[in-house]
Order: sequence, then structure tokens, then C1' cells
RNA sequence: UGAGCCGGAGCGGGAGAGUCCCCGAGUAUUCGGGGCACCGAAGGAGCAACUUCCCCGCCAAUCUCUCAGGUACCAGUUACCGUUCUGGCCAG
Repeated sequence: UGAGCCGGAGCGGGAGAGUCCCCGAGUAUUCGGGGCACCGAAGGAGCAACUUCCCCGCCAAUCUCUCAGGUACCAGUUACCGUUCUGGCCAG
């Protein structure tokens, strides 16, 4: 100097599913609690192949489970994608 990889931050794009019922506090916007129904793309958990004589181990996800989170609007450390900056690793 630098393709690539990992982490952090900013910006943009980006779903899903009841403002359902009851109670309380409130002038109201709203907030809290409970119940049932539902969603999967914060997080978390579980499993395949490969590997091994077998077992153990290794074991991924946008799959599965819904512990958590969420289900009008707003918002969202929303996965993921793009881009900018930044710290590190590192082929050349």
C1' cells in the first nucleotide's frame, strides 16, 4: 500500500402477526396489569450431513421451538443487503 475476513458506529432499503376482551389509573392523549389468539427477522435454545468400526466429540441456517421479544400509529441493538467511517487480522 492492499484483495479479502472479523468487530464497532452512521446513513439508506427492509417484513410478519388482535388497538381482541377485561380491570385499574386518568379530563384526554395515554399508561399499567390479566386473559386468550397470533408472528419470527433482536437475542436465546435444538437438530443434519461431513468426520469415527461404534460411541463421545464436532455439529449450520432464513429450518424447528417460542424462553425472551413482538402484533394500530410512531418506533425498533430488526435478521439480511448496500454504502461510508473506524479498530484489528492478513495473501500479495

Predicted 3D model of a 92-nucleotide RNA (Glycine riboswitch aptamer) from Amycolatopsis pithecellobii.
Of the family's consensus pairs, 90% are formed in the model.
The source organism's lineage runs through Bacteria, Bacillati, Actinomycetota, Pseudonocardiales and Amycolatopsis.
The RNAcentral record of the sequence draws on Rfam.
The coordinates come from a structure-prediction model, not an experiment, and the mean pLDDT is 80.